A computed fold for a 353-nucleotide part of an RNA from an uncultured organism, annotated as small-subunit ribosomal RNA, central domain.

[in-house]
Context: one part of a larger RNA
């Protein structure tokens, strides 16, 4: 390399919105004739191997010596036109628009409500309170906890909530409005393959952490006490800075998982649910029943080591692209390259079993 393979053994990039190069690329008709097939010539092939050929040598063979042919690959000359490509041309099943409908925590920027914690200010009161297996550590007669009224401020949005919903992924959840991506249905008005994949490249990208400024109610690394224990750098408890918010610039990883790359075709069903077309029935509450799109359980037939997959495949294919090759050393070390910084990215070898 060739070939096996990527759910859980070693392998799907964290995601694919924009998408370059490349690869692949629906249906007919047409014309070329690069690839592609066959013919003729040219040209070639050392040997070994190849032949129902031809002669020798081990008593045959097998092996083996000699000779003949054919055989790749290149050049040209002509013929073919299935296929691929390249030119013209048409079509509409792919793909896209467009007209109604419509569901939704998609997304972002603003205003607003209520619970509730905690702090404040007052009124009632007068000894505890907190905590925990069990205490203490801290609160508290300078009047705490409890209760009642008022204010302040941050953060999140009970119930509705569901195996529901939206989104490429990360993720999205009180309420109204603003500006915005996307998708499903119907219908078949339009464009006429305009598509798929996608090394590079661009943009997203959870949480921690950075940098400037502003917030800081609650929780809470660090850090300080308090128990526990043998010992306690823990786990419990009291207490608490960064940080959690927000802006606006970074970082670029994560069990970033469905540990399962997109697209597209084909291959039993049963049953719930989501937003949706339609057909028959309706005692208008809904009932059967067809269809496309989501998101679940079970399962056939196949797959599979096995668990399990299983029309939302881990069945059967087809394009394209990623990664994978025994454990350790190692996701390091050098080197590049991006980052302010932690650190990302990219990626050995000795050695050693």
């Nucleotide at each position: 390399c060739u070939g096996g393979g990527c759910g859980u053994a070693a392998a799907g990039c964290g995601c694919a919105a924009c998408g370059u190069a490349g690869g692949c690329g629906g249906c007919g008709c047409u014309g070329c004739a690069a690839g592609u097939g066959g013919u003729g010539c040219g040209u070639g092939a050392a040997a070994a191997g190849c032949u129902c050929c031809c002669c020798g040598g081990c008593u045959c063979a097998a092996c083996u010596g000699g000779g003949a042919g054919a055989g790749g690959c290149c050049g040209u000359a002509c013929c073919a036109a299935a296929c691929u490509g390249c030119g013209g041309u048409g079509c509409u099943a792919g793909a896209g628009a467009c007209a109604g409908a419509u569901a939704g925590a998609g997304g972002u920027c603003g205003a607003c409500a209520g619970a509730a914690u905690u702090c404040c200010g007052g009124g009632u009161g007068g000894a505890u309170u907190g905590g925990u297996g069990a205490a203490a550590u801290g609160c508290g007669u300078a009047g705490a906890g409890a209760u009642c009224c008022g204010g302040a401020g941050g953060a999140a949005u009970a119930c509705c909530a569901g195996a529901g919903g939206c989104g490429a992924a990360g993720g999205c959840g009180g309420u109204c409005g603003g500006c915005u991506g996307g998708g499903u249905c119907u219908g078949g008005u339009c464009u006429g393959a305009c598509g798929c994949u996608g090394a590079g490249g661009u943009g997203c990208g959870a949480a921690a952490g950075u940098g400037u400024g502003g917030g800081g109610a609650g929780c809470g690394a660090a850090c300080g006490g308090g128990a526990u224990u043998a010992g306690a750098a823990a786990c419990c408890c009291c207490g608490g800075u960064a940080g959690u918010c927000c802006a606006c610039a970074c970082c670029g990883u994560a069990a970033a998982c469905g540990a399962u790359g997109c697209a597209u075709a084909c291959u039993a069903g049963u049953u719930g649910u989501u937003a949706g077309g339609u057909g028959c029935c309706u005692a208008c509450g809904g009932g059967c029943g067809c269809u496309g799109a989501g998101u679940g359980a079970c399962g056939a037939a196949g797959c599979c080591a096995a668990c399990g997959c299983g029309u939302u495949a881990a069945g059967u294919a087809u394009g394209c692209c990623g990664c994978c090759u025994g454990g350790g050393g190692a996701g390091u070390a050098c080197g590049g390259u991006c980052g302010c910084a932690a650190g990302g990215c990219u990626a050995a070898a000795a050695c050693u079993c």